Background: Small-subunit ribosomal RNA, 5' domain from an uncultured soil bacterium, 496 nucleotides, folded computationally. It matches the Rfam family "Bacterial small subunit ribosomal RNA". The RNAcentral record of the full RNA draws on SILVA. The prediction has a mean pLDDT of 86.
Context: one part of a larger RNA
RNA sequence: GAUGAACGCUGGCGACGUGUCUAAGGCAUGCAAGUCGAGGGGUCCGUAGCAAUACGGACACCGGCAAACGGGUGCGUAACACAUUGGUAACUUACCCCGAAGUCAUGAAUAAGCCUGCGAAAGCGGGUCUAAUACAUGAUGGAAGCGAGGGGACUAAAGUCAUUCUCGCUUAAAGAUUUAUCGCUUCGGGAAAGGCCUAUGGCCUAUCAGCUAGUUGGUGGGGUAAAAGCUCACCAAGGCAACGACGGGUAGCGGGUGUGAGAGCAUGGCCCGCCUCACUGGGACUGAGACACUGCCCAGACUCCUACGGGAGGCUGCAGUCAAGAAUAUUCCCCAAUGGCCGAAAGGCUGAGGGAGCGACGUCGCGUGCAUGAAGAAACCCUUCGGGGUGUAAAGUGCUUUUAACUGGGACGAAUCAAUGACGGUACCAGUUGAAUAAGGGGCUGCUAAACUCGUGCCAGCAGCAGCGGUAAUACGAGUGCCCCAAGCGUUAUCC
Numbered sequence: 001g002a003u004g005a006a007c008g009c010u011g012g013c014g015a016c017g018u019g020u021c022u023a024a025g026g027c028a029u030g031c032a033a034g035u036c037g038a039g040g041g042g043u044c045c046g047u048a049g050c051a052a053u054a055c056g057g058a059c060a061c062c063g064g065c066a067a068a069c070g071g072g073u074g075c076g077u078a079a080c081a082c083a084u085u086g087g088u089a090a091c092u093u094a095c096c097c098c099g100a101a102g103u104c105a106u107g108a109a110u111a112a113g114c115c116u117g118c119g120a121a122a123g124c125g126g127g128u129c130u131a132a133u134a135c136a137u138g139a140u141g142g143a144a145g146c147g148a149g150g151g152g153a154c155u156a157a158a159g160u161c162a163u164u165c166u167c168g169c170u171u172a173a174a175g176a177u178u179u180a181u182c183g184c185u186u187c188g189g190g191a192a193a194g195g196c197c198u199a200u201g202g203c204c205u206a207u208c209a210g211c212u213a214g215u216u217g218g219u220g221g222g223g224u225a226a227a228a229g230c231u232c233a234c235c236a237a238g239g240c241a242a243c244g245a246c247g248g249g250u251a252g253c254g255g256g257u258g259u260g261a262g263a264g265c266a267u268g269g270c271c272c273g274c275c276u277c278a279c280u281g282g283g284a285c286u287g288a289g290a291c292a293c294u295g296c297c298c299a300g301a302c303u304c305c306u307a308c309g310g311g312a313g314g315c316u317g318c319a320g321u322c323a324a325g326a327a328u329a330u331u332c333c334c335c336a337a338u339g340g341c342c343g344a345a346a347g348g349c350u351g352a353g354g355g356a357g358c359g360a361c362g363u364c365g366c367g368u369g370c371a372u373g374a375a376g377a378a379a380c381c382c383u384u385c386g387g388g389g390u391g392u393a394a395a396g397u398g399c400u401u402u403u404a405a406c407u408g409g410g411a412c413g414a415a416u417c418a419a420u421g422a423c424g425g426u427a428c429c430a431g432u433u434g435a436a437u438a439a440g441g442g443g444c445u446g447c448u449a450a451a452c453u454c455g456u457g458c459c460a461g462c463a464g465c466a467g468c469g470g471u472a473a474u475a476c477g478a479g480u481g482c483c484c485c486a487a488g489c490g491u492u493a494u495c496c
């Protein structure tokens, strides 16, 4: 000098930041991912009507898209995890943009509904009816893919490439509202995102010296979007290591941050990028994308419900609670803005986000008055008893009103013709009142700015180091005075 700090004393205001560093311990409650009726059948309600019906709304279900983002954490990980550099002629990509072509015909079901059974519940059946942008079958396609063959180019080879020709095989589609679109299918390109690989770099330990059998390589099968022992069978015996393999310990990495003249050392909280995990362990399903925080299955521990047969759950989301701890906040408001998902739109949802609240935790700013006022009141302290100090300090007199309180006005943020603001009657402006509402903490032997008196008597105590205290202690305790900083001041811890 610094801090995500804590503790002690003290505490007026504002702005901007910041706040479980410990138990990745356990969690009551609420909310945090839905949306679309312009995909579909239905049920209910409202309005008009005698009714048919028309219009509007709500609901669960089938279906679509989203739910892989956004938010949290740092357990694990010393590793292609991260950073930088290249490669992918070894790859993928829903939504979006551009270009080309197409959108034909037909069918069988099923949920909801109705009837019914079992169960305490969670839930699970049976029968029967029905629709679709759900599902299935067929047609078309030189547009694409795959395979085989001929010619060409590159290469040492393996192989690769574009183009051309021939042959064979395979693959599409869905409609809706309404007259303008939104969709659907196939192919090519783009944008953006991701997977995989390479080289280099960044901790401690040799009181860890040898490690390794899918191990290292090959051939063949399998597998993936994709190269590869990724996996399997067979064959060979390799591969790594004092330039530290293997083992042990510790640890998310980077941009950065602190300090320092720098080199360096230390560090990785908030913010941004990447990685990782989601009660613990394992697994796959769906999907363009997951091996999936608020999806599924199995096992385990724990908690809860139970009619004892059986079930339910997962805050390392936002609040909140218990525990742990020196220690860390509200079960708040709003989708007005920015963004996200869905929707043709209106709009819905959004603890992302925008705000408010709490904490001097930090930084910055402001204030607690200003002027005048005695050779100087009282009080207190010291005294050589003459006096000296607190001290223009107070009182008194004059003034101001930042701040405070009250009254009135009152935004920007809103982007669009209009309407639309949680914050917020906030900020800000004008006026009224009255010095009114506002100062402490540490220190005074030297280092180190600032000293006197009394009390105590190696006691009580102080202390960062040196050291003070045993009867005149500037070092302990108190009073007065003084010094430093100031809404803070000290102490402790840690880093430079």
Stems, first nucleotide, its partner, number of pairs: 001495003005492005012366006018359002020324001025322003029319003034065003039062002042059007072277001074275001082201003086197003091194003096190008104138004113128006143171008152161003175182003203249003210240003215237008252274004256267004279300005302313004330356001332355003338352001339350004369399004379390004404433006413423001440485005445466003451480005461468002